Predicted 3D model of a 392-nucleotide RNA (Bacterial RNase P class A) from Actinobacteria bacterium HGW-Actinobacteria-5. Its Rfam family is "Bacterial RNase P class A". The family's RNA type in Rfam is ribozyme. NCBI's taxonomy places the organism under Bacteria, Bacillati, Actinomycetota. The sequence is in RNAcentral, with records from ENA. The gene name in the source record is rnpB. Its mean pLDDT, the model's own confidence on a scale to 100, is 75. The model forms 94% of the base pairs in the Rfam consensus.
């Protein structure tokens, strides 16, 4: 000086004039982000609901911290990928079981004889044919052929047997909190991959969601069906009916008991609970399309700017940790719309492109409110590593 990884941070700014949104009597004072985006996760809140179990169903998938919490962050650990610095990883289980592995090949999971190899017997002048009986080391086919290389051994092979190595089981030693790693041993044990297929194991999970949810106003209109409210008893007991002086009959509704219970909530489904005399069960049809509040940090002192206390949270400093982060001290520290506010115009400045004139200036705009993760981002700037070439 390139080159490459890794992280962090800016991404317009000042000033005039008009103008918008909230507060305020006014004078004022405040007003979009690193992603606000995607809605993918995990809270907080607020209802179901008094609050359960279980099956389905979904999540997550080495190992230890982090954090309210998580699928997120940190550090390791094994596998891959790179010359590193670093990056990747749907990382438990294939000997629980079911699928699949295409076309080639003889044979793709307890296969398998296509060339082939070797002995026996017949035929044949020879090439070579037919039969038996052994073999799976050699060769081919394919992403993969049931352990590699050297050797004994055989008729000719074959882990059949040896030696060394890989794997796999066990057992012991050492480090490590732990996944896991070195080492030494004993066995001839050698039965693919593929779970980001079904499965299996191990752990986590009520629902729904600010259009959640409370409150005020206002208006209106019911109808059909089905299913239940039960039978029975004792009381009372409007009406009606026969008799005739009080009596019998029937009774709608009421209470009491006894007992059944339509429907509806608790997610889907079982118990199980609650709530129940009518019933958002099923069908049509009408009303109410309006406002407060949740809502933008709380309290105190002020007419109000302010000012004091203080809590998430930012940011700086400091302790402890390899890191995430955590404890301590200091300091800052209100945007709140509801058709939906931050604009528009001038100067000058900043940064790119032009000889100039002159033009561009990046994704991109809150809508309950935090802690991620994923995508978009023209231009600029800083620093930590690793590699390569050069000088000293």
């Nucleotide at each position: 000086c390139g080159a490459g990884u890794c992280g962090g941070c800016c991404g317009g700014g000042u000033g005039a004039u008009c103008g918008c949104u909230g507060c305020g009597c006014g004078a004022g004072c405040a007003g979009a982000g690193g992603a606000a985006a995607g809605u993918c996760c995990g809270g907080a809140c607020u209802c179901c609901a008094c609050a359960g179990a279980g099956c389905a169903g979904g999540g997550u998938g080495g190992u230890g911290g982090g954090u309210a919490a998580c699928g997120c962050c940190c550090a390791c650990c094994c596998g891959g990928g790179g010359u590193g610095a670093c990056c990747c990883g749907c990382g438990g289980g294939a000997a629980a079981g079911u699928g699949c592995c295409a076309c080639a090949g003889a044979g793709a999971a307890c296969a398998g004889a296509c060339c082939g190899c070797c002995c026996c017997u017949c035929c044949g002048c020879a090439g070579g044919g037919a039969g038996g009986a052994g073999c799976a080391a050699g060769g081919g086919u394919g992403a993969a052929a049931c352990g590699g290389u050297g050797g004994u051994g055989c008729a000719a092979g074959a882990g059949a047997c040896c030696a060394c190595c890989a794997g796999c089981a066990c057992c012991c030693c050492a480090g490590g909190u732990g996944a896991c790693u070195g080492g030494g041993g004993u066995g001839g044990c050698u039965c693919g991959g593929u779970a980001a297929a079904c499965c299996c194991c191990a752990c986590c999970c009520g629902g729904a969601g600010c259009a959640a949810g409370a409150c005020c106003g206002a208006g209106a209109a019911g109808g059909g069906u089905c299913c239940g409210a039960g039978u029975c008893u004792u009381c009372g007991g409007a009406c009606g009916c026969g008799g005739a002086c009080c009596c019998g009959c029937g009774g709608a509704c009421g209470c009491c008991g006894u007992u059944u219970g339509a429907g509806c909530g608790c997610u889907g489904c079982u118990c199980g609970c609650g709530c129940g005399a009518g019933g958002c069960g099923c069908c049509c049809g009408g009303g109410u399309u309006g406002g407060u509040c949740g809502c933008a940090c709380g309290c105190c002192g002020g007419c109000a700017a302010c000012g004091g206390c203080g809590a998430a949270g930012g940011c700086g400093g400091u302790u402890g940790g390899c890191a995430a982060c955590a404890g301590c001290c200091g300091u800052c520290g209100c945007a709140g719309a509801u058709g939906g506010a931050u604009g528009a115009u001038c100067a000058c400045c900043g940064c790119c492109c032009g000889u100039g004139a002159g033009g561009g200036c990046a994704c991109a705009g809150a809508a309950u409110c935090c802690g991620g993760c994923u995508u978009a981002c023209a231009g600029g700037c800083c620093g930590g590593c690793u590699c390569g070439u050069c000088c000293c």